The prediction has a mean pLDDT of 85. The RNA shown here (c-di-GMP-I-GGC riboswitch aptamer) has 93 nucleotides and comes from a Deltaproteobacteria bacterium.
This record gives sequence, structure tokens and C1' cells, in this order.
RNA sequence: CUUGAAAAGGGCAAACCGUUUGAAAAGACGGGACGCAAAGUUACUGGCCUAAGUCCGUUUUCGUACCGGGAUAUGGCAGCAGAACUGCCGGGC
Repeated sequence: CUUGAAAAGGGCAAACCGUUUGAAAAGACGGGACGCAAAGUUACUGGCCUAAGUCCGUUUUCGUACCGGGAUAUGGCAGCAGAACUGCCGGGC
């Protein structure tokens, strides 16, 4: 530099369940293993999820508020892909 066939020590932990934080998406901790050779780190690019707040529309005799509808990230997802940074063991050069 390249690679994950076999091997050793091992590592992480989806769904689901419990507790907890949060408006939600989701996060944390414990249990649990579908998977993962970067399933280690970073929301930089694309993508995806959510919508408290804000805006719009609807409603209403009028105004406002609540409920319901639409848009929106400043909230998230690194186990969606790209990128950046870091790294264990083995094979090959």
C1' cells in the first nucleotide's frame, strides 16, 4: 500500500421489553441479538424521520383561541450513501 479466505483475543448490538429524558423523531441506561471488519468518531454533501415554535390555509357575522389540515429544522438518523479523521488482528505485496 492492499485485502478480509481461514484463525486467535475479542469488540459493537437491530427488532422487541423495562426504566428514564423529549412535543415528536429520537437519545441515555439495563435486558436482548438481527446483523456488522470500522455497526469507531464528525451532520460537511445528498437522502430520510419528526414538527415544539413559526408561517399559511380552513373555520367564524367579525376578531382571537382550541381541535383538525398543509409547509418549514433551528431537532434528529453515522446501523442510508458519499466525504473527512482515527483504529485491533490476520493474509498478500

The model forms 95% of the base pairs in the Rfam consensus.
The sequence was found by an Rfam model in a public genome assembly.